[in-house]
Context: one part of a larger RNA
């Protein structure tokens, strides 16, 4: 942009894609078979591997805007306390998120249809015979369906329900705050009749005991105040800040 007014919701499925794997053990049964040694088909049950899907409560990773320790150097006038740089300087941990090495799973099944090789029935040509010439049946992890996902740009543009506007509209877009979305568009939430983001407050969670001061020690340092101080993304609350204001498109053909 189209689908011939517009909005929301629910759908049909032309068509497309995905899935499709394999083992072990037990029963049947030490049966059939076999002199014995050995040892089944068919059918049934149990349990695994790999693959697949989803998720982050557990375990374990990552966690460069979290916390702590520490080296060198420069600076903040000095002390103390800090900051920059050195691969995040190095090291120890680590929330959310994203993950697998973690967890869960109802996935492969079952079933139907048409078949391949193959096996047959009936049966002539050819008084016989013959699965084939007419006709009929069985028969694969393969084919079609079944199961999962997408799908009306399926221009053949479908269907159903509800509502709105023909009183310059209904409605849509631009703009802003944004995230469960994201390369950009797009998609979702919100825009004061407001919790959309930030801030602030509380909680969870992380780190692991701040600074200052006091006490002890010559000192390094230790102890106390005090599970302290600091604290990204998580959960909840709160209009303090910012979502102000406005503009553009859209009216003829909808068919009563």
């Nucleotide at each position: 942009c189209g689908u011939u007014g517009g909005a929301g919701a629910u759908u049909u499925g032309c068509g497309a894609g995905g899935c499709g794997c394999c083992g072990a053990c037990a029963c049947c049964a030490g049966u059939a078979c076999g002199a014995g040694a050995g040892g089944a088909c068919c059918g049934u049950g149990u349990u695994g591997g790999a693959c697949g899907g989803a998720c982050c409560g557990c375990u374990g990773g990552u966690u460069u805007a979290c916390c702590g320790g520490u080296u060198g150097u420069a600076c903040c006038g000095c002390c103390a306390g800090g900051u920059g740089c050195a691969c995040c300087g190095c090291c120890g941990g680590g929330u959310a998120g994203c993950c697998a090495c973690g967890u869960c799973c109802g996935g492969g099944c079952a079933a139907g249809g048409a078949u391949a090789a193959g096996c047959g029935c009936u049966g002539a040509a050819a008084g016989c015979a013959u699965c084939u010439a007419a006709g009929c049946g069985c028969g694969a992890a393969g084919c079609c369906u079944a199961c999962c996902u997408c799908c009306a740009g399926a221009u053949u543009a479908g269907a159903u329900c509800u509502c709105c506007c023909a009183u310059u509209a209904a409605g849509g877009g631009u703009g802003g705050u944004u995230g469960u979305a994201g390369a950009c568009g797009a998609c979702g939430a919100c825009c004061u009749u407001g919790a959309u983001a930030g801030g602030c407050c509380g909680c969870a969670g992380g780190u692991g005991g701040a600074a200052g001061c006091g006490c002890g020690g010559u000192a390094a340092c230790g102890c106390g105040u005090g599970g302290a101080g600091c604290c990204g993304a998580g959960c909840g609350g709160u209009a303090c800040u910012a979502a102000u204001a406005a503009c553009c498109c859209g009216u003829u053909c909808g068919a009563g």
Molecule: large-subunit ribosomal RNA, domain VI
Organism: Fermentimonas sp.